[in-house]
């Protein structure tokens, strides 16, 4: 230099163009003589930046930026 693949919640990863989810882990209650496990609720996101395409983008396309991997 070129070439892939990843970027989504505190963490780990989901997510087929049409209201952003799960587990963990956090508050808050239940329950215990306390505590752990257990049970109910509930908080938390400018979907890595800027642009494009559509009615309509977390998902398509384009540049960038960071990681990591491979060529040379």
């Nucleotide at each position: 230099g070129c070439c892939g693949a990843u970027a989504u919640a505190g963490c780990u990863c989901a997510g087929u163009g049409g209201u952003a989810g799960a587990g963990c882990a956090c508050u808050u209650c239940c329950a215990u003589g306390g505590u752990a496990a257990g049970g109910a609720a509930g908080g938390g996101g400018u979907c890595g930046u800027c642009g494009g395409u559509u009615c309509a983008a977390g998902u398509c396309c384009g540049a960038c930026u960071a990681u990591c991997g491979g060529c040379u």
A computed fold for a 72-nucleotide RNA from a Balneolaceae bacterium, annotated as transfer RNA. Model confidence (mean pLDDT): 83 of 100. RNAcentral records the identical sequence in 2 taxa. NCBI's taxonomy places the organism under Bacteria, Pseudomonadati, Balneolia, Balneolales, Balneolaceae. Rfam family: tRNA. The family's RNA type in Rfam is transfer RNA.